[in-house]
Context: one part of a larger RNA
Molecule: large-subunit ribosomal RNA, domain I
Organism: bioreactor sludge metagenome
RNA sequence: GGCGCAUGGUGGAUGCCUUGGCACGAGGAGGCGAUGAAGGACGUGGCCUGUCUGCGAAAAGUCUCGGGGAGCUGACAAGCAAGCUUUGAUCCGGGAAUGUCCGAAUGGGGAAACCCGACUGGAAUGAAUUCCAGUCACCCUCCACUGAACACAUAGGUGGAGAGGAGCUAACCUGGGGAAGUGAAACAUCUCAGUACCCAGAGGAAGAGAAAUCAAGUCAGAGAUUCCCCUAGUAGCGGCGAGCGAAGGGGGAAGAGGCCAAACCAGAGGACUUCGGUCUUCUGGGGUUGUAGGGCUCCCGUACGUGAUCCGUGAUUAGAUAGCCGAACCCAGCUGGAAAGCUGGACCAGAGAGGGUGACAGUCCCGUAGGCGAAAUCGAACAGCGGCGCAGGGAGUACCUGAGUACCACAGGGCACGUGAAACCCGGUGGGAACCUGGGAGGACCAUCUUCCAAGCCUAAAUACUACCUCGUGACCGAUAGCGUACCAGUACCGUGAGGGAAAGGUGAAAAGCACCCCGGUUAGGGGAGUGAAAGAGACCUGAAACCGUGUGCCU
Numbered sequence: 001g002g003c004g005c006a007u008g009g010u011g012g013a014u015g016c017c018u019u020g021g022c023a024c025g026a027g028g029a030g031g032c033g034a035u036g037a038a039g040g041a042c043g044u045g046g047c048c049u050g051u052c053u054g055c056g057a058a059a060a061g062u063c064u065c066g067g068g069g070a071g072c073u074g075a076c077a078a079g080c081a082a083g084c085u086u087u088g089a090u091c092c093g094g095g096a097a098u099g100u101c102c103g104a105a106u107g108g109g110g111a112a113a114c115c116c117g118a119c120u121g122g123a124a125u126g127a128a129u130u131c132c133a134g135u136c137a138c139c140c141u142c143c144a145c146u147g148a149a150c151a152c153a154u155a156g157g158u159g160g161a162g163a164g165g166a167g168c169u170a171a172c173c174u175g176g177g178g179a180a181g182u183g184a185a186a187c188a189u190c191u192c193a194g195u196a197c198c199c200a201g202a203g204g205a206a207g208a209g210a211a212a213u214c215a216a217g218u219c220a221g222a223g224a225u226u227c228c229c230c231u232a233g234u235a236g237c238g239g240c241g242a243g244c245g246a247a248g249g250g251g252g253a254a255g256a257g258g259c260c261a262a263a264c265c266a267g268a269g270g271a272c273u274u275c276g277g278u279c280u281u282c283u284g285g286g287g288u289u290g291u292a293g294g295g296c297u298c299c300c301g302u303a304c305g306u307g308a309u310c311c312g313u314g315a316u317u318a319g320a321u322a323g324c325c326g327a328a329c330c331c332a333g334c335u336g337g338a339a340a341g342c343u344g345g346a347c348c349a350g351a352g353a354g355g356g357u358g359a360c361a362g363u364c365c366c367g368u369a370g371g372c373g374a375a376a377u378c379g380a381a382c383a384g385c386g387g388c389g390c391a392g393g394g395a396g397u398a399c400c401u402g403a404g405u406a407c408c409a410c411a412g413g414g415c416a417c418g419u420g421a422a423a424c425c426c427g428g429u430g431g432g433a434a435c436c437u438g439g440g441a442g443g444a445c446c447a448u449c450u451u452c453c454a455a456g457c458c459u460a461a462a463u464a465c466u467a468c469c470u471c472g473u474g475a476c477c478g479a480u481a482g483c484g485u486a487c488c489a490g491u492a493c494c495g496u497g498a499g500g501g502a503a504a505g506g507u508g509a510a511a512a513g514c515a516c517c518c519c520g521g522u523u524a525g526g527g528g529a530g531u532g533a534a535a536g537a538g539a540c541c542u543g544a545a546a547c548c549g550u551g552u553g554c555c556u
Stems, first nucleotide, its partner, number of pairs: 001555009015541001016506002020477002022474007029466002031168002039102003042056003046080002050076003062096006071084003107116003117136008138165002140162007172203001173201005183190001187239001213222002226253005236244002257458003260402001264285009290436001292401003295397006305390003310387004319378003323372003329345001331344004346363002348352001354366003407431004412426003417443001438453005493500002513540001516528004
């Protein structure tokens, strides 16, 4: 030195554990903000140096109303001091007060948490000056006054009023913009994809929605929208490549239909006037449709019903935000450090879910089943009832029924549909109808037929999502896993910045956390002693391997 055996150190794998995650389900909530948000800065404690939590110069708190019932003065983090508390503290919940500075930040400025003002009122001081309270940004709307070019008017100005707007927020939603990597085994049409991303806006959902819709060989039919399953990877589209990809219809979820414009009538204002009236604006009535409907004139007739919205009732409602009651062994023996284990005996059960307790507990503790409960704040759905709204027929007349619209051309976009035979929908440029004896559609176009009524508006539910709250579940993870974060983590650290982004859990049942002695530097560390079931539980559960020793056997 090598190999083996034994025994240690180091190291932190493995096993076990879980305070944390992950994914779902149900219910709630679906917003907060100039009455100053979200998020921060700085402060705030008797000893409080630091950090977290709470709070705001009234500062781990103040007042009040409830709950609760014996201890309490938050955590790391022990101790001292001083207090509070059955005249009910600490604690939990509702309401109120205070709430520095920054931040939309809004008196002006600014390198956020700072600097500098004006006005009104007040305080201190002899005064300079300082301090306190309130107001002072911009836009919008309404009202009043004023008021140009330019007579009326309008623009503008001044003043007043406004819980108006502004900013934040996870996803979902609508709209305005809108890629490329990629695929096509290259690449340009095409695809990725109207995706990612940017912007605007809204709601608890949004959007869509009450037919100018479909359907239909014949005879016939359906009846707003949305979502799901089929139809169907079909019909089609497609450098007919890669790929893209319906609809009618069927089965389900849900279910709901309404209001204007116009004709006509009445009123008010304005302009013009040949004083006969005409035109126009506003308000009220009227009216809302396709088997056409309505107006006007005339005739007949007038009740049953229905309603999503609004008002009231129901409603001092259910429920939410604290809580409360809640059965049955302080059973015996054995092992053990410890009994919940084992043996024997007993009991409850509308409760044998779960967690804790020195090992495995229905009957020890918290709970569980089952019941009960609110001063205060929030607060439905929905039945019923009342108010209110809606809701006839016939004849004549030809007054009305959404115009730079429909439609056409050119160049585009959307439709599964890439210009194609390309209908349908949208809007850019140009042209430009009809008026119910009217108009659109049925995939070029025409006829016949059928069907519907555009150019105005609203509409619950079924659907999408989950930052947030509560409860629950898991052939989900168990510390290199599970969120990046089980631990003071979006921290330390890196980067000019946008941004990137860790590592790090476990003594024991209980600190009983090693008094005292010895070596040593008044160390570190170790040896005794002591505690403990165990200290080979003390840089701490278990404690693998690599790696480093010690002893010993064999070989060299």